[in-house]
Context: one part of a larger RNA
Molecule: small-subunit ribosomal RNA, 3' major domain
Organism: metagenome
Order: sequence, then C1' cells, then structure tokens
RNA sequence: UGACGGGAGCCCGCACAAGCGGUGGAGUAUGUGGUUUAAUUCGAUUCAACGCGAAGAACCUUACCUGGGCUUGACAUGUAUUUGAAUACUAUAGAAAUAUAGUAGUCUUCGGACAGAUACACAGGUGCUGCAUGGCUGUCGUCAGCUCGUGUCGUGAGAUGUUGGGUUAAGUCCCGCAACGAGCGCAACCCUUAUCCUUAGUUGCUAACCUUGCUUAAGUAAGGAGGACUCUAGGGAAACUGCCUCGGACAACGAGGAGGAAGGUGGGGAUGACGUCAAGUCCUCAUGGCCCUUAUGCCCAGGGCUACACACGUACUACAAUGGUCGGUACAAAAGGUUGCAAUGCCGUGAGGUGGAGCUAAUCCUAAAAAGCCGGCCCCAGUUCGGAUUGAUGGCUGCAAUUCGCCAUCAUGAAGUAGGAAUCGCUAGUAAUCGCGGAUCAGCAUGCCGUGGUGAAUACGUUCCCGGGCUUUGUACA
Repeated sequence: UGACGGGAGCCCGCACAAGCGGUGGAGUAUGUGGUUUAAUUCGAUUCAACGCGAAGAACCUUACCUGGGCUUGACAUGUAUUUGAAUACUAUAGAAAUAUAGUAGUCUUCGGACAGAUACACAGGUGCUGCAUGGCUGUCGUCAGCUCGUGUCGUGAGAUGUUGGGUUAAGUCCCGCAACGAGCGCAACCCUUAUCCUUAGUUGCUAACCUUGCUUAAGUAAGGAGGACUCUAGGGAAACUGCCUCGGACAACGAGGAGGAAGGUGGGGAUGACGUCAAGUCCUCAUGGCCCUUAUGCCCAGGGCUACACACGUACUACAAUGGUCGGUACAAAAGGUUGCAAUGCCGUGAGGUGGAGCUAAUCCUAAAAAGCCGGCCCCAGUUCGGAUUGAUGGCUGCAAUUCGCCAUCAUGAAGUAGGAAUCGCUAGUAAUCGCGGAUCAGCAUGCCGUGGUGAAUACGUUCCCGGGCUUUGUACA
C1' cells in the first nucleotide's frame, strides 16, 4: 500500500421490512446429473452451468456407434507424363457409396480451358492444450470509481491531490485545504415515447358541402370533394430548478407552490472505466505447440443424440363458481408475405381439401384478437373441474413420420381439493392476467424475442439477513 475481521462510523440497492403473485406437492414439456447402452457426440457446473451453445436432432444437420467402401483424397495450389471436349441420359449389380456397360455429344484463337489416370509436393482433422494465444463474451456493476503530469512531504516503500464540512443518482456540485491542473469513467450529445406548431396528403383520414341508393325518420352505403380531424414522416418549439416562497453558509442544494402535455435524470433503451475471476469459448472464426496421415482424414446406409429404478433446475396446465360450458356482441399494437401471404365461394363435424380474386404491400392477405360485455345451463361433486394416458379413424409436411413430427374427430378420463422445510420475482401502466406477431423453419415451441388489452396492493422505516461504496481501526496474510 492492499486484502481480511462473527471491529467501528456514514451511505446505497426489491437487501430486509410492508404487500402481491409464484417455485418447492400433482401431471406434462424441456435441460442437467446419474444409470443404461455398440453409441447414448461435445462443451457449459455457486451467484455468473442446468428452455445454456441449439433462432428449431425423422434423413441431412452430426461431430457418436455398427457395417460397406476410398487413399494426392470431399476441398486448394503447383510440377511432370499421358488420355479424353466438358456434359447429359439409359441399363445391370448393390442398402447406398460405388462399379461395369452402352447411347448422345465432338469446345479450341491449336497456346489452352475443362475432365480423368499415374507419380510427387501437399491437402484434411468438430484430434489435444482456453493453464501458450488473438478475437468475442459473462461477472462484480451502470457500482462510482480508476489514474496521470508538475509541485510538496517522506531515507524509502509511498503519501498528498482523491482526505475534511455540506450536497447529489453520481469523485455530482459548492466551501475549505500544499496543492494546482488533467485523463478514462458519471452526466450530456444518440434512438424511442409523452405535448404543440409547420411542411406534405396517397395506398391513409372523413368534419363540413354536393350527388345517388336503401330507410317513415334518425341514420347508413357509394361516388365526388376536402386537408379540418386521425395518421404517416421530414423540420422545428418545449423543461432550464427558468419563476415564486421557505430552509441552507449570502454556496451547492433541499422542501413546497405556480404555470405547463410533461418537473426536477419526465418514462424506456443503447452506452459497461482501471481491473477481478489462469472465469467461458482451440466445436463460430483465427492461431503457437503437440499428435494422426491406406487414418484421429474422406464417402455411404442404418442406428444413436429421443434410452429410464431415480435426483435436481426452468417452465406450461391445473386443482375450479372472481369458475366451466353454449349462443350473441365490442375494442388493439407490432410484425410478416412472390420458392410467399392467400380473400369471396364450394366440400368436410374437424384438422384440412378444392379453387384462385388481390398483393413485390399505409392499397391485398395472414387476421379470428383474447380476456371483456349480454343472455342460457351447471349447483360445490373428484363434478359439465382437471386434462395425463390409452384405443380407433383421419389430416398435413416431406424420398421417407417404425425407432422419432405436428394436428383433428370419437371414445377413454390418471394424478391433482392450494402444496413441508426452504426459496424466487416485482415499487406503476409495474406485478398479475389476456391474447397477437416474428426469427429459426419443408414440417415441428409450454422455449426465446417482440407487441398491445385489462390493470392492482404496499413501502412505517434501516434494528436485522445479503451484496456494494467511502472513512477509520486491528492484523499470525501478500
């Protein structure tokens, strides 16, 4: 000087407390451990591994296993010799890879391109080492810290500055001070959202006006027309403790108020200092070293990654009446669409099929929003709760759904009556709850990433638990 303390002081954080909803019990989905297996490929392991890499394992993927094959090789560059255009198609054997045979084809600027054979340099490796590395990432932590120059002090390691008094979300700012300045962080600049003005008016909008159809009327639909409104997307304005009162050290700042769409960082995002964990990744990629080279490389078929006495994590669905079910009816946002989205119609109980208008999209389509509201039934039961499991019959994708996909209909109708010890999230348009969309994707989410609808309770406070910051103190530690 740090680090540590079941030392002290001050301060902060959904850290506790106050509340709301969960997990832990059930069934299922998914990941992991274990076990099993020919193989169940590999990695990730406290927070910071375990719906993680994987934004999607039937084949492929695929790295694993079994079997069948290849050896200059599936891929790259080059040299030498040599043959043939390349290429396309057919037949036979085979699980295919592949092998054999045949047919068509006859490039050329005669140098060659392209393809094959042989020989050689070499290729290749998801083989090892993340404790040899780059790059990227997690974490402490969006915590408020981490440093430097000159000066001064100290024999020196070092100190000072950065400590102190206030204040702040903040090493934020003010005052003081042997310090004076500066850098990386903080903040601001960026995106989005909340208000207004302006420009623009199609594919968007429809208040007023005109015409027409329906209607007793109210109204509604279509066409003109319009830029008012909504909206879209360019530009601008607006918020700065700017104004007032009080407190404070006449400061920084704090409390209240006015005006305002918004008030004290307005809400949300992006943004992650010096460093820590020899943290993670050699299986994205790159790369040193080591290793394999008729195999640890390459091709193919089938299997496996989907196993199942069990244990754990993360989710979904429930246990019902604030509910279930049937009928009617209302209101979104964001997003995607040409190998695509697909309307009206017709067929089917349905999944779906048929057919194909329109749309390269503010135009057309996906598209039905759901919870909600109105009415009927159920009457507290293992039930009209719950839907696992199983049987049968079908649909879709795809060469192919047996191992091993998703969906529909009928039948079946398990556990479960609110979950022990323990433990998690959340402070407002949040939690809870309700649908909708997207990526990946032929097909396959209860996962992930977005989007809107409805919409709470509580916070006295900082004694305690956990983590962190500053100062100080002790030290068997470096």